[in-house]
């Protein structure tokens, strides 16, 4: 020169262990704060997290109880599969 590898993250899918059903979580919009972002450097209008503010909103049933079966764009974790440095430079593998 040309190909290609890995990273924080996210999404599905099967299992596990919780939360909630007295409604918190989940999604949405909004200010503030910080925190990562492949091996090294830099780094966003992109990612993630905490606090706060506003709009909207739900599925309960059986049981004497213990607790069961459901239910939530719920959480957390394992395992599988996809996607994936915004960008620059340099590095690392194969020609």
């Nucleotide at each position: 020169g040309c190909a290609g590898a890995g990273u924080a993250g996210g999404c599905u899918g099967c299992g596990g262990a919780g939360c909630g059903u007295u409604a918190a979580g989940u999604g949405c919009c909004u200010g503030g704060c910080g925190g990562a972002c492949a091996g090294g450097g830099a780094g966003u209008u992109g990612c993630c997290g905490c606090c706060g503010g506003g709009a909207c909103g739900a599925a309960a049933a059986g049981g004497a109880a213990a607790c069961u079966u459901g239910c939530g764009g719920u959480u957390u974790c394992g395992c599988a599969g996809c996607c994936g440095c915004a960008u620059c430079c340099c590095g690392c593998u194969g020609c």